Overview:
RNAcentral holds the sequence, with entries from ENA. This is a predicted structure of a 1494-nucleotide RNA (small-subunit ribosomal RNA) from an uncultured prokaryote. The coordinates come from a structure-prediction model, not an experiment, and the mean pLDDT is 85. Its Rfam family is "Bacterial small subunit ribosomal RNA". Its family is annotated with structural constituent of ribosome and ribosome in the Gene Ontology.
RNA sequence: AGAGUUUGAUCCUGGCUCAGGAUGAACGCUGGCGGCGUGCCUAACACAUGCAAGUCGAACGGGAGUUGUUUUCGGACAACAAGAGUGGCGCACGGGUGAGUAACACGUAGCUAACCUGCCCCGAAGCUCGGGAUAACGUUCCGAAAGGAAUGCUAAUACCGGAUAAGCUCACGGACUGUAGAGGCCUGUGAGAAAAGGAGCAAUCCACUUUGGGGUGGGGCUGCGACCCAUCAGCUAGUUGGUGAGGUAAAGGCUUACCAAGGCGAAGACGGGUAGGGGGCCUGAGAGGGUGACCCCCCACACUGGGACUGAGACACGGCCCAGACUCCUACGGGAGGCAGCAGUGAGGAAUAUUGCACAAUGGGCGCAAGCCUGAUGCAGCAACGCCGCGUGGGUGAAGAAGGUUUUCGGAUCGUAAAGCCCUUUUCUGUGUGACGAGACAAGGACGGUAGCAUAGGUAUAAGUGUCGGCUAACUACGUGCCAGCAGCCGCGGUAAAACGUAGGACGCAAGCGUUAUCCGGAGUUACUGGGCGUAAAGAGCGUGCAGGCGGUCUUUCAAGUUAGGCGUGAAACCAUUCGGCUAAACCGGGUGUAGUCGUCUGAGACUGGGAGACUUGAGUGUGGUAGAGGCGUGUAGAAUUCCGGGUGUAGUGGUGAAAUGCGUAGAGAUCCGGAGGAACACCAGUGGCGAAGGCGGCGCUCUGGGCAGAACCUGACGCUGAGACGCGAAAGCAUGGGUAGCGAACGGGAUUAGAAACCCCGGUAGUCCAUGCCGUAAACGAUGUACACUAGGUGUUCAGACGGGGAAGCUCGUCGGGGUGCCUAAGCAAACGCGAUAAGUCUGCCGCCUGGGGACUACGGUCGCAAGGCUAAAACUCAAAGGAAUUGACGGGGGCCCGCACAAGCAGCGGAGCGUGUGGUUUAAUUCGAGGCUACGCGAAGAACCUUACCUGGGCUUGACAUAGUGGUGAUAGCGAAGCGAAAGCGGACCGACCUACGGGAGCCAGCACAGGUGCUGCAUGGCUGUCGUCAGCUCGUGCCGUGAGGUGUUCGGUUAAGUCCGCAAACGAGCGCAACCCCCGGGCUUAGUUAUAAGUGUCUAAGCCGACUGCCCUCGACAAGGGGGAGGAAGGUGGGGAUGACGUCAAGUCAGCAUGGCCUUUAUGUCCAGGGCUACACACACGCUACAAUGGUCGGUACAACGGGUAGCGAAGGGGCGACCCGGAGCCAAUCCUGCAAAGCCGGUCGUAGUUCGGAUUGCAGGCUGCAACUCGCCUGCAUGAAGUCGGAGUUGCUAGUAACCGCCGGUCAGCAACACGGCGGUGAAUACGUUCCCGGGCCUUGUACACACCGCCCGUCACGUCAUGGAAGCCGGUCACGCCUGAAGUCGGGAAGCUAACCGAAAGGAGGCUACCGCCGAAGGCAGGGCUGGUGACUGGGACGAAGUCGUAACAAGGUAGCUGUAGCGGAAGCUGCGGCUGGAUCACCUCCUU
Repeated sequence: AGAGUUUGAUCCUGGCUCAGGAUGAACGCUGGCGGCGUGCCUAACACAUGCAAGUCGAACGGGAGUUGUUUUCGGACAACAAGAGUGGCGCACGGGUGAGUAACACGUAGCUAACCUGCCCCGAAGCUCGGGAUAACGUUCCGAAAGGAAUGCUAAUACCGGAUAAGCUCACGGACUGUAGAGGCCUGUGAGAAAAGGAGCAAUCCACUUUGGGGUGGGGCUGCGACCCAUCAGCUAGUUGGUGAGGUAAAGGCUUACCAAGGCGAAGACGGGUAGGGGGCCUGAGAGGGUGACCCCCCACACUGGGACUGAGACACGGCCCAGACUCCUACGGGAGGCAGCAGUGAGGAAUAUUGCACAAUGGGCGCAAGCCUGAUGCAGCAACGCCGCGUGGGUGAAGAAGGUUUUCGGAUCGUAAAGCCCUUUUCUGUGUGACGAGACAAGGACGGUAGCAUAGGUAUAAGUGUCGGCUAACUACGUGCCAGCAGCCGCGGUAAAACGUAGGACGCAAGCGUUAUCCGGAGUUACUGGGCGUAAAGAGCGUGCAGGCGGUCUUUCAAGUUAGGCGUGAAACCAUUCGGCUAAACCGGGUGUAGUCGUCUGAGACUGGGAGACUUGAGUGUGGUAGAGGCGUGUAGAAUUCCGGGUGUAGUGGUGAAAUGCGUAGAGAUCCGGAGGAACACCAGUGGCGAAGGCGGCGCUCUGGGCAGAACCUGACGCUGAGACGCGAAAGCAUGGGUAGCGAACGGGAUUAGAAACCCCGGUAGUCCAUGCCGUAAACGAUGUACACUAGGUGUUCAGACGGGGAAGCUCGUCGGGGUGCCUAAGCAAACGCGAUAAGUCUGCCGCCUGGGGACUACGGUCGCAAGGCUAAAACUCAAAGGAAUUGACGGGGGCCCGCACAAGCAGCGGAGCGUGUGGUUUAAUUCGAGGCUACGCGAAGAACCUUACCUGGGCUUGACAUAGUGGUGAUAGCGAAGCGAAAGCGGACCGACCUACGGGAGCCAGCACAGGUGCUGCAUGGCUGUCGUCAGCUCGUGCCGUGAGGUGUUCGGUUAAGUCCGCAAACGAGCGCAACCCCCGGGCUUAGUUAUAAGUGUCUAAGCCGACUGCCCUCGACAAGGGGGAGGAAGGUGGGGAUGACGUCAAGUCAGCAUGGCCUUUAUGUCCAGGGCUACACACACGCUACAAUGGUCGGUACAACGGGUAGCGAAGGGGCGACCCGGAGCCAAUCCUGCAAAGCCGGUCGUAGUUCGGAUUGCAGGCUGCAACUCGCCUGCAUGAAGUCGGAGUUGCUAGUAACCGCCGGUCAGCAACACGGCGGUGAAUACGUUCCCGGGCCUUGUACACACCGCCCGUCACGUCAUGGAAGCCGGUCACGCCUGAAGUCGGGAAGCUAACCGAAAGGAGGCUACCGCCGAAGGCAGGGCUGGUGACUGGGACGAAGUCGUAACAAGGUAGCUGUAGCGGAAGCUGCGGCUGGAUCACCUCCUU
């Protein structure tokens, strides 16, 4: 510090995800030791048991008991002294928890002239005289208990009265000082208030009272800081202030009475939600973000709620009273309790420890002290929960052992790893010794016989876990087969998975390792540091303007901001650094540093700000001009449409792609005249004008807003922006009332269509128009807020102005500065497109807005509206993207240019018939398999009766029909193979009986073991080969240049060509694969050779080589080019004709059944052998052919002319037989020699005469021939007989441009034969037509749009149906919470208290003062009743949403998406949607206009 992920690729935007660090953690697997820390985050849930706050006999009465002495044995005395009580101090500390609290609770800085402070320290003054009680205790009584009552006795440092008063308090004065004002101090007069003793022989000590000061601790007040929601916007009656009174330690509505009507709030009151705050901790470069365990400070709380008492201090965790809930005891009458102290229990939970030891240390309470108490604390126990450290050994050791894994079988790897040998002993075990912690003398240690040390033993006791597709370090094998599973994101898994599982190996970390959860980081992804808003999310529809923010020039002043320094504070811990202590580290100690938006003091005076003064350039007023569809109102003109009346006139009209509905013989349409009414204003008209925007268009008039330039008068910063607010605001729509010509949602009808709820047509209502009032939205767009300034130019247009020229003038030309409005461009900006003085450039001010897509321009709430609806605006859930711009392709029912038998022009066909062949389908035991638009279908198959043959049925064989290696056996060898069974295969085995040899054996055979075999699967694992686009003209590269990049350029463009063929231009210059040429055949010539060709020479011919053609020559067009047109010559002319030759690639095209081959499957069978059957089936459908339908013909007779080929298991002559197929025969020929071998159409002559025929030949019968082991299923041929359909073929469709089509025959391969009419060749005869490129198909190039990239057979929208999930509404139902009203009202303070009780004082007494109680009143927790607010759960039914496998219906969008799309609004419709009105370009194409560049 970055990385992965949107795309075919690219750049950008943007989200998601990962690598890091952290934790009071938990879970999984594993686990040797030590040190230091940490350990209920949940139920502030409930708690058994024990302990956690007592102490003082030197305050007091009393004294069980023990010991001693003594005794009259009753006791007495002395010492020690428990428990309880009075009294004092403590219990308000320490310890726990975080429920509540959004608050002066906390932090920080201050204030207290408004306060308190026990114990402690310093000082001053005292400590006197008296009095009355009471607990304990005794007696009696009540109660189960807890407890209580009555009576009697008694003490004090308990209580009370009097005296005294340095000082204190209060009241009234005075002086000084101080404050904004209350204050302080000194002083005068008057009044008032104190006390306690104890110990000691004593000195004296400890207490006590009053008071001043200090210190410590606390109370109160204030500035500032610090959570979320505005879908909480208004809140408030003690409320805000005043006066009096009360209350407190103390200011104060703190409380009360009265008076006033205030107070708070957009700088967020009030309300709701959440939360203890801070030091700090985690993270981060920092700023920030998150957090508030442990430790420290503060606060709050102590079962829940309320209350006071005591006290220096509490409204009191281990105190009291009351109410409530809960638990326990009970004799049922009543009582007791509060672990959020330490342990511990239950419960909850993913989860968190011992009912330990000790007061030895530190600290606390009490005490003179000894000491007692102390679950504070010090320690130990449990837990890898965290951090730190150590170990599980070190060295040597190659036969690279065994074994595992893998393998191309060679090896590789685990691996010096192990074993073996040498060494060590941290750790471990045993034994011995043994601390520091304990300060001045002694004693005193829970931890602890611990740490440490010494010694002995022995490699002995000690390694796991996660990962290995990319990110991200680490790879193989097997298993599995979209299964099982993995997954943080992208994504893996459908038979070769480095992604699942296992194994081996590797990588990482290590007593741990992973996972999960959470936080920060990465994320510049809320942007203060440090982001954006034309098209990615984002400028409000427009203006006016309050608050707010910001603000021109000069002078002066203040010092708030700003800045410098000093001082104060910012606790400690923490952090950084340094030094030191434990062996080191973690840990701990000392020093230093850091830290504020803080306070205060003193300076500075630039800038900002406040005050004062001045200025004119910003802004504005006035003035004389000027252009304009600016606005409102009112009037008016003509053209056109429609309607009405009339005339002429007759059969149509209208409408469309074509029609129909409609109108019309009751007279339409057409045409003429007249009239009515409404709406809109042609031409002018223009990227012209005006307006803030919406918007504004005939003409005149009234009223009225704004702009511009000029000259420079006046004011003197009066300015800019603008949250809220207010106003304006197209169309549609709403309300009321008018109006209605045309148009025209809805609606009706006609068409179209599979349907047509649309597009098209005929009608037509709201509406469109007017008035008044609502609505308040639009693609309200320049998708660009407003204002100011600055930064090269060029060229139009509009408006005035100035100057100059021309003209008689209207006017016109030029120059200059200015306002508006366009285009092109420099710099710059920008992801790119593009913007570019009218900025999207460079800056400033202010406002608005954005933060992934969907859900969602939604729900709920609020608010506005008559309604429609508008404004504001979430969440659950879900996805790994959604997007912008540009690139390359592909595609378009986009465009341009150009090719091709592509169309057109022609010729012959196919599609109808019969037959042949192939295919589908069907059938079958099987009808083996493959091929499937073009590019499968007379295709694989250049030959299915058996064989072939892969299929079916049946019968056999099992190392096999075939190959190789090794083992054992074999002389009764191998081999031949009779009888018998059998359909054959096979079984069976009599008789006969071999070969080589070096003499071991080999070959053969048999057995068994490896293995063979498979036309079994996968062409989507493959090789090879092939088809197709396409013989199309394309496909690329190097270097350079352009672009951030994908990529472009080159290869585009202008010409030209069959051609990316060539030329020219050109940021390109070259090159490669293709094209062409080189090769073969044919056409002319020459040379050579010549067997068999000819009777022979030449020649022809045959077969070898060469020549010939190159736009070379002439004219012309073209650009002086390439090239085109014409001509000459020539056998041939512009590629002479034909063939071979097939670029980069496309179709997961075809083929595992031609061959080869990975993997899988099979092994007495999916192998192999055999017989028979099947591949030849047959209601049908398609494809390719043959033969025909006839007279350009059939038939009969005669007659002429080829070429390519083939031949020894062959071709087969002559001759003979048969009507014929064919047979007999066998010459010749391994072929220019012989054979095949008569070519046919043609030509000549005859016949047939338009007919189902002398056309046509299917079908069938009979008789034959040939091949073959065998023609039944199932061959071909011949003869005779039979004589079907068919009379030229619907929609549609094929081939062909010249020696071509068409017609005619011949040959060959395969092959025993043949189903060949097929296929491949050969020659013979031999046409027609092409105007042309609009259209169909295919293709090439350029361009354009795109939401496509599996690329239009693409993508994609909505309803409906089903499933799952979350959510809104909803009659209600059930909770929580908050306050209000009324009723009842505990404890308790305060107030009253005439009744009752009453020791201290007064009084001789009576009685009084004072006190206490009952009782009463105010307040008051809780409870009850009633209605509400907010919030949650649930809810029949219902609304939409998201997701889900290949469901249903349509086709809305993306191309001009087939009606351009989108949009606001309204209506309608199964649904996408359609239509009306207005708007937008984010519309293709063509044309026109305007402008710009050259």